Transfer RNA from an Actinomycetes bacterium, 71 nucleotides, folded computationally. The source organism's lineage runs through Bacteria, Bacillati, Actinomycetota and Actinomycetes. The sequence is in RNAcentral, with records from ENA and MGnify. Rfam family: tRNA. Rfam classes the family as a transfer RNA. From the family's description: Transfer RNA (tRNA) molecules are approximately 80 nucleotides in length. RNAcentral records the identical sequence in 2 taxa.

């Protein structure tokens, strides 16, 4: 260069095109003499531009990146 697959909260990991959700973790707080442990609440994301739609994490493109394959 060609070709396929992927990029969602600090991390993994859901969402027929119709409120972006759940787990750890982090922060507050109950709980306990104190840590832990359980329990409650909260914080935070759709990789960038552009386009189709009454609506786009979802469909189209161009770009970044990762991975894997071809010459």
């Nucleotide at each position: 260069u060609c070709c396929g697959g992927g990029c969602u909260c600090g991390u993994c990991u859901a969402a027929u095109g119709g409120c972006a959700g759940g787990a750890c973790u982090g922060c507050g707080g109950c709980u306990u003499u104190u840590g832990g442990u359980g329990c409650c609440g909260u914080c935070a994301a759709u990789g960038g531009g552009g386009g189709u739609u009454c609506g786009a994490a979802u469909c189209c493109u161009c770009c970044g990146c990762c991975c894997g394959g071809a010459g």